[in-house]
Molecule: transfer RNA
Organism: bacterium
RNA sequence: GGGCCCGUGGUAUAGUGGUAACACGCGAUCAUGGCAUGAUUGAGUCCGGGGUUCGAGUCCCCGCGGGUCCA
Repeated sequence: GGGCCCGUGGUAUAGUGGUAACACGCGAUCAUGGCAUGAUUGAGUCCGGGGUUCGAGUCCCCGCGGGUCCA
């Protein structure tokens, strides 16, 4: 330098054009004499910009970052 793949709460992942979700973690309350466990509830997310569309995490373009292969 070129090809391909990936980027989603703090972490690991799902979501194939129509309400962003599950687990763990975090906060609050309850239960216990207390801890752990458990129950209820809450906060927190689509890498950035542009385009297509009534509507984009999803499709297209550019950039950024990571992985892998070739040179």